[in-house]
RNAcentral holds the sequence, with entries from ENA. Predicted 3D model of a 71-nucleotide RNA (transfer RNA) from an Acidimicrobiales bacterium. Its Rfam family is "tRNA". Rfam describes the family as follows. Transfer RNA (tRNA) molecules are approximately 80 nucleotides in length. The organism belongs to Acidimicrobiales, within Bacteria.
Formats: sequence, structure tokens, C1' cells
RNA sequence: UCGGGGGUAGUUCAGCGGCAGAACAGCGGUCUUUGGAAUCGCGGACGGAGGUUCGAUCCCUCCCCCCCGAG
Repeated sequence: UCGGGGGUAGUUCAGCGGCAGAACAGCGGUCUUUGGAAUCGCGGACGGAGGUUCGAUCCCUCCCCCCCGAG
């Protein structure tokens, strides 16, 4: 430099253009002598900038970062 894959919550991952979800973690309630476990609930995220579209995490372009390969 070129090609491919990836970037979504603190972490690991979902998400056929129409409400952004799960698990674990965190916080709170119940339970418990206390803690843990169990159970109920709460908060928290789309890498950046443009474009297409009535509408973009999703499609297109450029850039940034990570992984693999080629030279």
C1' cells in the first nucleotide's frame, strides 16, 4: 500500500430500513441475625463526518481503531 472481517451498555454478543434487546456486571426492593443465593425492579450503548430515504445500527462514500491475509 492492497484485499477481507469487525467496531452496539462496564463485559460478551443479538438486532431482513420502521420501539435498540439479551446475558453477566452495577444499583435498589423483598427474603435473611449478617453475607451469599433466590426473586422483583431500575439505570446505562449504535466509532466519527457526509450522502440516499418519509424514516438509517442496518444501504453508499470518506476517515479513525482492532483482527486476518497479500505484497